[in-house]
RNA sequence: UCGUGCUAGACGGGGAGCUAGCGGUGCCCUGUACCCGCAAUCCGCUGUAGCGGGGUCGAACUCCCCCUCGAGGUCCGUUUCUUUGGGACUGCUUCCGUCGCGGGGUGAUGAAGGCAGGGUCCCGCGCGGCGGGGCACUGCGAACCAGGUCAGGACCGGAAGGUAGCAGCCUUAAGCAGAGCGCCUCGGGUGACGUGGGGUCACCUUGCUGGAGCUACCGGACGGCGGCAAGCCGGAGAGGCGCGAUCGACAGGGGGUGCACGG
Numbered sequence: 001u002c003g004u005g006c007u008a009g010a011c012g013g014g015g016a017g018c019u020a021g022c023g024g025u026g027c028c029c030u031g032u033a034c035c036c037g038c039a040a041u042c043c044g045c046u047g048u049a050g051c052g053g054g055g056u057c058g059a060a061c062u063c064c065c066c067c068u069c070g071a072g073g074u075c076c077g078u079u080u081c082u083u084u085g086g087g088a089c090u091g092c093u094u095c096c097g098u099c100g101c102g103g104g105g106u107g108a109u110g111a112a113g114g115c116a117g118g119g120u121c122c123c124g125c126g127c128g129g130c131g132g133g134g135c136a137c138u139g140c141g142a143a144c145c146a147g148g149u150c151a152g153g154a155c156c157g158g159a160a161g162g163u164a165g166c167a168g169c170c171u172u173a174a175g176c177a178g179a180g181c182g183c184c185u186c187g188g189g190u191g192a193c194g195u196g197g198g199g200u201c202a203c204c205u206u207g208c209u210g211g212a213g214c215u216a217c218c219g220g221a222c223g224g225c226g227g228c229a230a231g232c233c234g235g236a237g238a239g240g241c242g243c244g245a246u247c248g249a250c251a252g253g254g255g256g257u258g259c260a261c262g263g
Base pairs, nucleotide, nucleotide: 001263002262003261004260005259006258009057010056011055012030013029014028015027020046021045022044023043024042034054035053036052037051038050063256064255065254066253067252068251072247073246074245075244076242077241078240079239080238081237082236083235084234085233086232089231090230091228092227093226095224096223097222098221099220101219102218103217104215105214106213113209114208115207116206117205118204119203120202121198122197123196124195125194126193127191128190130187131186132185133184134183135182137178138177139176140175146171147170148169149168154163155162156161
């Protein structure tokens, strides 16, 4: 150096998650690099870290190590949007209260305050009015069981006359109706009425005093209960940014690495 046969080893890798830890099935990213069985309320193992069975290649462009590059994933920080929870702080706001700064109203034709009187308020009595009832007035009103007069007719009588009495007429009772006044009585969601008494927080008014403010209507300031949740604090999701952290496929470069036999 060449040929033949073996061995180590290779026949994908990585991320997150799960796990005491290591792998696997599953998910994701790369990439094309054997087959069968087991396996997420898991399957197997113990830093020698899938287990069991079979196959191909095999000392190298395929194995091992280092460096470079870097897909991609996870975490962290920050920020945007969406959504959701909270309500100590800022802010906004209904209502309530206080002040009396600005405006308005009122006030020397006299404010607030003080004194006195009256009213609104309550009770009693009186008067009036309204309504109810009754009496009184007028009218109608009884076949018979109201009255007066009683034709006819009936009865008594010798006669004169008398008796009872229907109808009719008149007047009335019970009752019905009318209408202005009148009288009695009862009642009140009655009265710019009278009188006696009570009350006086408030309001109105009159007189005296007083001598310049009063009012809280609008705005304003402050405070309070409540509400809103824009700012604020937090959760979840989807993105952006990062000479932040971590792991890292593929690719490139470099280096290293057996045994036996024969030529």
Overview: The RNA shown here (Bacterial large signal recognition particle RNA) has 263 nucleotides and comes from a Thermomicrobiales bacterium. Its mean pLDDT, the model's own confidence on a scale to 100, is 79. Lineage of the source: Bacteria > Pseudomonadati > Thermomicrobiota > Thermomicrobia > Thermomicrobiales. A source record names the gene ffs. Rfam family: Bacterial large signal recognition particle RNA. The family's RNA type in Rfam is non-coding RNA gene. RNAcentral holds the sequence, with entries from ENA.